Bacterial RNase P class A from an uncultured Pseudomonadota bacterium, 386 nucleotides, folded computationally. The model forms 96% of the base pairs in the Rfam consensus. It matches the Rfam family "Bacterial RNase P class A". Rfam links the family to the GO terms dimeric ribonuclease P complex, ribonuclease P activity and tRNA processing. Its mean pLDDT, the model's own confidence on a scale to 100, is 75.
[in-house]
RNA sequence: AAAGGCAGCCGGAUAGCUGCGCGGCGGAUAAUCCUGCCGUGAGGAAAGUCCGGGCUUCAAGGGAACGGGGCACCAGAUAACGUCUGGCUGGAGAAAUCCACGGGAAAGUGCCGCAGAAAACUACCGCCGGGUAUCAUAAUCCGGUAAGGUUGAAAAGGCGAGGUAAGAGCUCACCGCGCGGACAGCAAUGGCCGCGGCAAGGUAAACCCUGCCCGAAGCAAGACCAAGUCAGGAGGGCUUCUCUUUAAGAAAAGUCGCACGGGUGGUUCCCAAUCCGCUCCAGAGGUGGGUCGCGUUGAGCUGUUUAGCAAUAAACAGCCGAGAUGAAUAGCUAUCGCUUCUGUCUUUCAGAAGUACAGAACCCGGCUUACAGGCUGCCUGUUUUU
Numbered sequence: 001a002a003a004g005g006c007a008g009c010c011g012g013a014u015a016g017c018u019g020c021g022c023g024g025c026g027g028a029u030a031a032u033c034c035u036g037c038c039g040u041g042a043g044g045a046a047a048g049u050c051c052g053g054g055c056u057u058c059a060a061g062g063g064a065a066c067g068g069g070g071c072a073c074c075a076g077a078u079a080a081c082g083u084c085u086g087g088c089u090g091g092a093g094a095a096a097u098c099c100a101c102g103g104g105a106a107a108g109u110g111c112c113g114c115a116g117a118a119a120a121c122u123a124c125c126g127c128c129g130g131g132u133a134u135c136a137u138a139a140u141c142c143g144g145u146a147a148g149g150u151u152g153a154a155a156a157g158g159c160g161a162g163g164u165a166a167g168a169g170c171u172c173a174c175c176g177c178g179c180g181g182a183c184a185g186c187a188a189u190g191g192c193c194g195c196g197g198c199a200a201g202g203u204a205a206a207c208c209c210u211g212c213c214c215g216a217a218g219c220a221a222g223a224c225c226a227a228g229u230c231a232g233g234a235g236g237g238c239u240u241c242u243c244u245u246u247a248a249g250a251a252a253a254g255u256c257g258c259a260c261g262g263g264u265g266g267u268u269c270c271c272a273a274u275c276c277g278c279u280c281c282a283g284a285g286g287u288g289g290g291u292c293g294c295g296u297u298g299a300g301c302u303g304u305u306u307a308g309c310a311a312u313a314a315a316c317a318g319c320c321g322a323g324a325u326g327a328a329u330a331g332c333u334a335u336c337g338c339u340u341c342u343g344u345c346u347u348u349c350a351g352a353a354g355u356a357c358a359g360a361a362c363c364c365g366g367c368u369u370a371c372a373g374g375c376u377g378c379c380u381g382u383u384u385u386u
Stems, first nucleotide, its partner, number of pairs: 001382001003380008012336007020041008043357001047368002050366005055218004061271006068214005073087005088102001089100004103209002108207002110203003124149002126145007157175002160172003176198001177196005183190002222292004230283001232281004236256005242250003260277005300319008337355007
């Protein structure tokens, strides 16, 4: 000097005028409207609605069968999580660092296109041995082979030596793999030692298996006030009464208890308990209102100390910061800041253009995505100079 990696912060300021929401204190008015002053008024992501909760309502019993969702190495943090922290393993990178689809392929099923002889019952070319035939070769038949070559992401461990007719873990050393032992570590795991020629490709973000966890709905939740709750048709059950009549039927009046029907944290069935309601049809009327939920006091924020590698936890001290409901915080003017370009160019000055992503709606902890420009710290290595 430039490059790379990790983490954090800011992301416009000031003045004037006009205009808004909420809260407080007044003035005027019988009261409302009106009017004055003070305070305060969007985020690091408010976004996506992907997770986890607080809160609200419902439910909460027993048995059987079937199903849905999530996670998946180890240890911690947390209210909890699919999040975060620290490790292990595997991979990428020269490194700082980053990534993870991280249990099981020896329970089963499926798939591995094209190419290639063949994708797990491999033999196309090739190599070796024997036979036929030939002057010999070529050719052809039988047997052996998987070392060499072809294809591919991948071809029944790798490399070297010995051995063989030629080859092959056939044998041996090393590596790999499997099993065992002691050691280090809370553990995942690691290296060391020993035994074994050693068989089973890859894929589970394919179906699946295993282990662990999981009620549902959601502020349009929910609570209260106000308003309104009418009269019919058909049918059913029960009771009373009348009439007819081989004892059942018809009419009228009253009524909705019994009977019966429906509901009850995924579906179906059974039991129990409980709640609601005569059934069906077709009309009229009310409800588009208001208050709370919402002092937004919270697993809250800021600072210090202690413990911890850290995430974080505890103690002490301080702070309280929008609450709208078709949805408020805006508009204009001027100056300045920052960035880029042009001119001038030792300095400096002038002009032009631009100034990011974006706007609460019950509240919080995360993840993901978007972001003009600027600042800070630590780490990695390259080049140059001293």